[in-house]
The RNA shown here (FMN riboswitch aptamer (RFN element)) has 140 nucleotides and comes from an Actinomycetota bacterium. The organism belongs to Actinomycetota, within Bacteria. The coordinates come from a structure-prediction model, not an experiment, and the mean pLDDT is 75. Rfam family: FMN riboswitch aptamer (RFN element). Rfam's curators write: The RFN element is a highly conserved domain that is found frequently in the 5'-untranslated regions of prokaryotic mRNAs that encode for flavin mononucleotide (FMN) biosynthesis and transport proteins. It was read from a public genome assembly, where an Rfam model found it.

RNA sequence: UUAAGUUUUCGAGGAUGGGUGCAAUUCCCUACCGGCGGUAAAGUCCGCAAGCCUACAUGCGAUGCCAAAGAGGCAAUAAAUAGGUUGACUUAGUUAAAUUCUAAGGCCGACAGUUAAAGUCUGGAUGGGAGAAAAUUUAU
Numbered sequence: 001u002u003a004a005g006u007u008u009u010c011g012a013g014g015a016u017g018g019g020u021g022c023a024a025u026u027c028c029c030u031a032c033c034g035g036c037g038g039u040a041a042a043g044u045c046c047g048c049a050a051g052c053c054u055a056c057a058u059g060c061g062a063u064g065c066c067a068a069a070g071a072g073g074c075a076a077u078a079a080a081u082a083g084g085u086u087g088a089c090u091u092a093g094u095u096a097a098a099u100u101c102u103a104a105g106g107c108c109g110a111c112a113g114u115u116a117a118a119g120u121c122u123g124g125a126u127g128g129g130a131g132a133a134a135a136u137u138u139a140u
Stems, first nucleotide, its partner, number of pairs: 002139009015030001017029003031120002033109002035048004043107002051085005063075004089105005111123003
């Protein structure tokens, strides 16, 4: 240096102000935010993770909650794996090279809940994870 293990740590952000209204951080005006890897530095390009659906699988359990305590429903068990799904950009300038830099003007944002409709509130989540860093062992 390379390869294979082991252990540990880290691993996303954001509503100020005003209006209407019985009621809205959800509507309107105005704000604020942007995971990971690649690449000329990226919320918008390519890919990944997370979320959702299906299969595995209605099996296991008889635990909790709801219910006219009935039928039943929800959570947990339940993860891995496979498949599907999953939002949004243009112009100009510089350069060898930029949908990534500079300038300007746009656009996007899962699921469930709520006395009014959510990227920002509450919840699953003190979770998970793409990955990042460090230590250590063995072999070469």